[in-house]
RNA sequence: GACGAACGCUGGCGGCGUGCCUAACACAUGCAAGUCAAGGGCCUUUCGGGGCACUGGCGCACGGGUGAGUAACGCGUAGGUAAUCUGCCUUUAUCCGAGACAUAAUAUCGGGAAACUGGUACUAAUAUCUCAUGAGGCCGAGAGGUCAAAGUUUAAUACGGAUAGAGAUGAGCCUGCGUCUGAUUAGCUAGUUGGUAAGGUAAUGGCUUACCAAGGCGACGAUCAGUAGCUGGUCUGAGAGGACGAUCAGCCACACUGGAACUGAGACACGGUCCAGACUCCUACGGGAGGCAGCAGUGAGGAAUUUUGCGCAAUGGGGGAAACCCUGACGCAGCGACGCCGCGUGCGGGAUGAAGGAGCUUUGCUUCGUAAACCGCUGUCGGAUAGGAAGAAAAGCGGUAAGAACCGCCGGGACAGUACUAUCAAAGGAAGCACCGGCUAACUACGUGCCAGCAGCCGCGGUAAUACGUAGGGUGCGAGCGUUGUCCGGAAUUACUGGGUAUAAAGGGUGCGCAGGCGGGCUUGCGCGUCGGGGGUUUAAAGACCUUGGCUUAACCAAGGAAGUGCCCUCGAUACGGUGAGUCUUGAGUAUGAGAGAGGAAGGUAGAAUUCCUGGUGUAGCGGUGAAAUGCGUAGAUAUCAGGAGGAAUACCAGUGGCGAAGGCGGCCUUCUGGCUCAUUACUGACGCUUAGGCACGAAAGCGUGGGGAGCGAACAGGAUUAGAUACCCUGGUAGUCCACGCCCUAAACGAUGUAUGCUUGGUGUUGGGACUUUAGGGUCUCAGUGCCGAAGAUAAUUCGAUAAGCAUACCACCUGGGGAGUACGAUCGCAAGGUUGAAACUCAAAGGAAUUGACGGGGGCCCGCACAAGCGGUGGAUCAUGUGGUUUAAUUCGAUGCAACGCGAAGAACCUUACCCGGGCUUGAAGUGUAGCGAAAAGCGGCCGAAAGGUCGUGUUCCUUCGGGAGCGCUAUAGAGGUGCUGCAUGGCUGUCGUCAGCUCGUGCCGUGAGGUGUUGGGUUAAGUCCCGCAACGAGCGCAACCCCUAUCCUUAGUUGCCAUCAGGUAAUGCUGGGCACUCUAAGGAGACUGCCCGCGCAAGCGGAGAGGAAGGAGGGGAUGACGUCAAGUCAUCAUGGCCCUUAUGUCCGGGGCUACACACGUGAUACAAUGGCACAUACAAAGGGCGAAGCCGCGAGGUGAAGGAAAUCCCAUAAAGUGUGCCUCAGUUCGGAUUAGAGUCUGCAACUCGACUCUAUGAAGCUGGAAUCGCUAGUAAUCGUAGAUCAGCACGCUACGGUGAAUACGUUCCCGGGCCUUGUACACACCGCCCGUCAAGCCAUGGAAGUUGGGGGCGCCCGAAGUCGUUAGCAAUAGCGCCGAAGGCGAACUUGAUAACUGGGGCU
Repeated sequence: GACGAACGCUGGCGGCGUGCCUAACACAUGCAAGUCAAGGGCCUUUCGGGGCACUGGCGCACGGGUGAGUAACGCGUAGGUAAUCUGCCUUUAUCCGAGACAUAAUAUCGGGAAACUGGUACUAAUAUCUCAUGAGGCCGAGAGGUCAAAGUUUAAUACGGAUAGAGAUGAGCCUGCGUCUGAUUAGCUAGUUGGUAAGGUAAUGGCUUACCAAGGCGACGAUCAGUAGCUGGUCUGAGAGGACGAUCAGCCACACUGGAACUGAGACACGGUCCAGACUCCUACGGGAGGCAGCAGUGAGGAAUUUUGCGCAAUGGGGGAAACCCUGACGCAGCGACGCCGCGUGCGGGAUGAAGGAGCUUUGCUUCGUAAACCGCUGUCGGAUAGGAAGAAAAGCGGUAAGAACCGCCGGGACAGUACUAUCAAAGGAAGCACCGGCUAACUACGUGCCAGCAGCCGCGGUAAUACGUAGGGUGCGAGCGUUGUCCGGAAUUACUGGGUAUAAAGGGUGCGCAGGCGGGCUUGCGCGUCGGGGGUUUAAAGACCUUGGCUUAACCAAGGAAGUGCCCUCGAUACGGUGAGUCUUGAGUAUGAGAGAGGAAGGUAGAAUUCCUGGUGUAGCGGUGAAAUGCGUAGAUAUCAGGAGGAAUACCAGUGGCGAAGGCGGCCUUCUGGCUCAUUACUGACGCUUAGGCACGAAAGCGUGGGGAGCGAACAGGAUUAGAUACCCUGGUAGUCCACGCCCUAAACGAUGUAUGCUUGGUGUUGGGACUUUAGGGUCUCAGUGCCGAAGAUAAUUCGAUAAGCAUACCACCUGGGGAGUACGAUCGCAAGGUUGAAACUCAAAGGAAUUGACGGGGGCCCGCACAAGCGGUGGAUCAUGUGGUUUAAUUCGAUGCAACGCGAAGAACCUUACCCGGGCUUGAAGUGUAGCGAAAAGCGGCCGAAAGGUCGUGUUCCUUCGGGAGCGCUAUAGAGGUGCUGCAUGGCUGUCGUCAGCUCGUGCCGUGAGGUGUUGGGUUAAGUCCCGCAACGAGCGCAACCCCUAUCCUUAGUUGCCAUCAGGUAAUGCUGGGCACUCUAAGGAGACUGCCCGCGCAAGCGGAGAGGAAGGAGGGGAUGACGUCAAGUCAUCAUGGCCCUUAUGUCCGGGGCUACACACGUGAUACAAUGGCACAUACAAAGGGCGAAGCCGCGAGGUGAAGGAAAUCCCAUAAAGUGUGCCUCAGUUCGGAUUAGAGUCUGCAACUCGACUCUAUGAAGCUGGAAUCGCUAGUAAUCGUAGAUCAGCACGCUACGGUGAAUACGUUCCCGGGCCUUGUACACACCGCCCGUCAAGCCAUGGAAGUUGGGGGCGCCCGAAGUCGUUAGCAAUAGCGCCGAAGGCGAACUUGAUAACUGGGGCU
C1' cells in the first nucleotide's frame, strides 16, 4: 500500500459497486422452460369466439449455478484439418406426382393404497410407410447402380416441404511452445511402441480386435507422491519480479455418488431416461417418490456473508405470421459503513480573556480559549408543502404499389409520486476513534508500587512512572477510527536486473575423466541463433494508460486513440555465436640434448643406540621425583669389560632446502618405474580448459587372517599428589605401533584461500637450469620454483599484494540467523566401529567476525611503598577498663559493619542530657510569626490537691497618650506551629577511601569508515607526566614542585612581666634591688642552600664520589595542602532540603526507670607477670598549657581551713618522672602483681540505691612472657618516662598536645600485600566477588523409537456381476435367451500414508 474480510468502540445523508472464502453438508415451501388460427376430439358460447388434455412441430445441449475433480492438448498462445460435422439464418439451382397401414385422445371393461397401468372398439395429420421422377449428390475406370418430399390458405409473388452447392455461425480432432513442489520418489511401460488387416466414428488415430516385430519414455527429471480449475487480469513493486485467480469476461469440468446409453443438428443431458449405492420421505408392506453447486429461504458448520420482495416497462432469450405467452436471465427495490466517492454537522464578529475544570514558578499566574455567553448572517443534508420527469422506440392499426429505413393514429413505466425543481420554518436533528518513552506528530497531574497492568521491536512498573489506570491538555485521522488475519514492499534477507565463500554461514581431502558448459589466428559457403523492414482486420471485449464527453462534482459510465516487450508468415543483412570446407602456429603435444630431487615399488646391506642372554671384574645400593614411594638388588643389581640374539628407527649433513595431486616422503647400494625443469632446432596442427554422476588414491586410530614384537605404550595394576584424583608425576604393562594380504574413508585432510588462463610499480634472500661478460670469492640478463617486505588496488577490519584476498574470463563445489543437529527417519556403503546423503516440531533475539577502550591473569618486562626481608617493641593467653555483636528486658533510644564499623558520632548517660520505657498531665500547644475579636490584666504573692508537671481558689492591678488609642500581657478563633517520624537508593553541604599514588584531560593539527589513537609512547633520569633527548605533533589546563606555617644557624630592630656578663647594694638564700640589655629568651623583619664551586661519567637532564665553604647538601626535618574520578561508601540524629506520614499525638511538660542488664564472642586499651626490677630515703634537669587559688594551720590521707597573689613571660595549678646516690629484697606466686571483697571516710552535686571519682585500713584473685595467627616503627624515629589541655558541678586506663631519656637494622627485591608505566591473552564490561560446563532433583512443552490397536489411499490377482451398447440364437417383429465388456460388491497378499499406545531415548524452556 491492498482486502469478497472479521472483531472492538462509535455512527447524519446520498451515489456507485459489492456480499457463504467454511460443509461439492442436508434441505421444508414457492417460483426458475415453455410455446404454436397444423391435426382430430371433448366441453362451452352472446355463434365472433373461449377452455381442456392428447397427437404433431420447434425449444428444452441456450441462459443461470458451482470449482469437487483435473498437473492434462485441461488452459494460454500460434498453427493445421486435402482427416470432419453444423438445426434455425443468408444465398444459388431444381423439385413438391401418386398411394398405403396404424395409433393417442375418446368410449368401455379392468388391476392398484398410490405412482401408474392392462384389454377391447373408433379416428386424423406437416406422425409413419411404399411407388414414381432424378436437375443434383454419392459409389464406380466405365457401363451402370443408388438417394427425395407435406401440406395449409379464397387466392397469391404468403407460410412451409425435399435434394444439392456456397456462405455465416457453432462444434469435433491434431500439432509446436509455455504452464506448481518433492530425488529422503530412479527407473517406468504388454495395447505398452510401431507395422499389416479388419471393425468403429461426422472425422484421424491402439480408438477397438487379430497377427507380426520389440520397441517406447527417462537425469533437458520418466514413474510416483503432494497441492491446484486455467486465462484476460487483480494487488504490490522504480523495474525485473513476487503473491493471488472474489465480483466482470473467455475456456474447461461437474450437477446426490458411480456406471450407461437413448433422442437429437448438437448431450452421454443441472430442473430427461435406465441401473447400482448412500440418504430422506410416502405406504394399505405388495410397492413407490426425490435430488436448490438455479432465485429467494431453512438447518448445520463457522470469526463471517442479504429479502421465502416488485416487474417483464427496458435489454436479451424460447415459441408464434402476429397479437401474445413464458423468462428468479435481466431491470429494479430491500438489508449490511463491506469498499470507493461526494456532502454535512454551520459562517462572521465577539476579551468582563466569565464561570468551571486542570496545572504550576500558588498574595497569584497559565491553559482549555474567540472557545462559550452575546450580536449578525446563511440554509447544504434531514423535516414540511407544492410541482414533477428522462428512461418509449420499435411492434400494432391506417395511408401509399409497397409487408420500405416515409407519414399519421392508438396504447404502454416495475423502479416511483422516485430523481429533480420551488417555497416555508429553524443553528435548530447530525462526532467519534486511536495515539502522545524512542522508532513516530503529540506532556503534565493524581492513583498504583516488579502489584495491577502495558508491549510491533527496544523495553516500562520494586514510592516522585511523559511507557500501567484515570483526568486535563495535545497530536493524527474523521462517519469513521483502531485491532487481528493475509499478500507484496522496505529485504541487494535467494542477488536475472542485483550477493557471497582466508578469519563472519560457505572451497568438495586429492587427482583422472565420460556427458554437459566454455573455447586460439586467417579465408570461404550456409543463414540455425542474432539484427532490421513489412504483414497477421494476430495478441477477444472489459481492465490499465492518454484525450474528450455524460451524471451539479467525484466515484461511476461512454466514445476515440495509443500500447500490448509474445507467437506466426515473409523479405533482407551476415559483423558476432553456430555449422560445412580449407589453411596457420602462438595454446596443447611429440622428438633430440642436458639436469636436480627424502617421488613410488621391490630386494640387499651398514653402523650407532636401547633391551635381553652368557661369561668376567666388582659391592651395596640402584632407580625415580618438586619431595617421595611402588619397583630392581647380597639368589650379587646399578656400574664396567667381552661375546651373542633380536626388533625398530636412521644422529651429524638438515636448510621458511628438495620431491609429490593430496595424504605424505629422510642411512647406503642395486633393479624396475612416474612426474618435473632448462636449452636447441625439427615435427603434429586447436588435438584445449573445466567437470555433475563415475573411477582411483587417501595421515592416524580401528577391523579381519597370518607373522613379528627391541623400544614406546591406550586399557589395566601399583606408588604418589589431593578434600577427593577413575588425571597431570613415578614404577610396571596388554592391545597397538612393525611386516604381508584384505577392509575402513575420516582429520584444524589448513594457505581454514577450488582448477585453468591472461594482465598489473618495486626491493631483498634462497633452490635448480641456461645465456652474456673486462674470468671474478664477481657482475648483468633470463626460465622454473620457494620465502620476506612493500606500491597501486582490494578489504568490515585484520590483512592480501605477480605464489593476490588486485583487474578479468571459463567451469565446478558450497552458503543464506543461533540452537535443536550433522541429530531423527528413510535410502545406501561397511565384518563391525561407523561413513555418505540429511530434515522437522519446538525454542531464542540474538549467535558471529574484526578492531577499540578498560578491567583482569596462579602472562611478561621496568619501578615504587615499613610491602617483604633485617631488626626493636607489641596484640592474640591473665585481670580490669572501654566499644561492638549476641542474648535478655517494659525499655536496654538511634546511627556506624572488610581494609575505610567496633576508647567510632560521644571533647565526658546519677537528674538534665535523652531521642527509649512506665505512669501522670496539656491541646494554637514548650518556643516563634501574622490576622480578627474579647479582656484588664500580667508578673508576683498566698491557700488546697498532687511525686512533679499540672489543676483549682484567692489576692493583686502597670507604662505611654494627641484620650481615639498604643506598647506589653492574657483568653478565644484562625492561618498555621511542632516531629531526633520514613526515605543518605530523591538531595545540598560535609567527610572517609584508593592516595600525597602520579596521574587525569583539553585546543588545533595529523592518522583511522568508526569506536578511537597520536600528544601522554620510545631512550635516559627523577620522590614526581621531575627534567632532557628523540618523535606528526605543537601548545595548554587540573595535579607534582614552589609560594604558606613550625623547626635548625646568623643578622637587624625592640627590652617588660624575660635575662644577668660587667659595676654597685642587700640577704640565711634567691635578678632580691640600683643598673644594663651584652648573652639566653621573647616576636617582627631579613640573610642563608642554588648541584652554585672541584673531579669522574653522560649529548643533555642528571648521577656518583670525595672535598672546600657552611648551622644546614642535594626535597635539611615536620605540617597545612588531597587532580579527573571510584565505592548508589557515610551522614535526613549537626545543619539545610524534595516527597510521604502524625496533628487531644509520632507534638509537648513532669516523676521514676533505662541507655550501666550478662551464659558468651570479638576489637581497642590499661596494669602486670618482675632483679635493666620492687620498696625506702636523699637528690638533679623540662616543654607546653590552663585560670587558678599560694603560704600558714588541721587531718595518716582524700581533703578541710585560710585568704595573700593573680585580669597573667609577673600570681597560681606545679613536687616533673624515668635519671642519679645509698640501703633492703635474692627468684619465691615473692617486699612481684594488684583484681575482688569488707569496713571507715573525703569531695562534687537538689540527689551518688539502681549508677560517680578519690582516700585510709584490711583482703591479696588470675597471671611466671602467652597456640594458630597478627600489628606498629627507618632517627631525635621505635621503645620508655612523666606533664598539660579540651569536655566537665563531679567523673579519663580514652583523645589531643608537650617535653625528658634514647636504640637496633635495611644484604637485597625471589616471594606476600598495595600501587604506577609499557606489553600480551581474553568468550570479562555489574568488568575474576566476572563469565560459564555437565550430571542430578522438580514442573511444563514439542519430538524419535516401540509389543500392538485403529483409519485413509491407489494399484495388483481372483470371484460374482446390474443397466446398457455391440454380437448372436429363437422363420420376421414385439419380446426373451446367450456371449464379450462392464459399475457396485466380496475375498487375498503386499505397498503407502496418518492417528493412538504401556514403556523408552535424547532435546528445549523455567
This is a predicted structure of a 1406-nucleotide RNA (small-subunit ribosomal RNA) from an uncultured bacterium. Its Rfam family is "Bacterial small subunit ribosomal RNA". The sequence is in RNAcentral, with records from ENA and SILVA. The coordinates come from a structure-prediction model, not an experiment, and the mean pLDDT is 84.